[in-house]
RNA sequence: GAGCGGCUUCUGGAGAGAUUGCAAUGCGCGGCGCCGAAGGGUUCACAAUCUCAGGCAAAAGGACAGAAGAGUAAC
Repeated sequence: GAGCGGCUUCUGGAGAGAUUGCAAUGCGCGGCGCCGAAGGGUUCACAAUCUCAGGCAAAAGGACAGAAGAGUAAC
């Protein structure tokens, strides 16, 4: 100099009941029904699958994608 992976910031970001009951100055706890794109399990691996966790108005989260930044490796 370079700068994978990973990290930080910004942007986009799906699916599935704003169902039902209890409570109540509450956004909580259950029932039934569902979702898979945090994570996790099954699998040689992928696909697929399970749904433990998570999620099913909004908020939050969110695999993944784009841009920027710093910086550690290979070289």